RNAcentral holds the sequence, with entries from Rfam and Ribocentre. This is a predicted structure of an 87-nucleotide RNA (c-di-GMP-I riboswitch aptamer) from Candidatus Accumulibacter aalborgensis. Lineage of the source: Bacteria > Pseudomonadati > Pseudomonadota > Betaproteobacteria > Candidatus Accumulibacter. Model confidence (mean pLDDT): 79 of 100.

[in-house]
RNA sequence: CGAGAUCAAAGGCAAACGGAGUGCAAGCUCCGGACGCAAAGCUUCAGACCCUAACCUGAAGUCCAGGAGGGUGGCUGGGUUCCCUCA
Numbered sequence: 001c002g003a004g005a006u007c008a009a010a011g012g013c014a015a016a017c018g019g020a021g022u023g024c025a026a027g028c029u030c031c032g033g034a035c036g037c038a039a040a041g042c043u044u045c046a047g048a049c050c051c052u053a054a055c056c057u058g059a060a061g062u063c064c065a066g067g068a069g070g071g072u073g074g075c076u077g078g079g080u081u082c083c084c085u086c087a
Stems, first nucleotide, its partner, number of pairs: 012037002017032006035074001041080003045077003048072004055067004
């Protein structure tokens, strides 16, 4: 310097739920709150799932289907960065 595993300490994050804001919606942000998390840090590259008002195409009475679009990194894989102790 690199890789892997376990225990402890310090520190960190924060599910559900409640409040406020925002969005068509899914959801997101802030405050409270802790179910959990060693990458529950970052990244939609691949898959998965959720939403869809406006836009495009098909269809045709408003419905519907697909696309484009939005979201979940706390769904999985990949990429990338990283704290402490012991061997």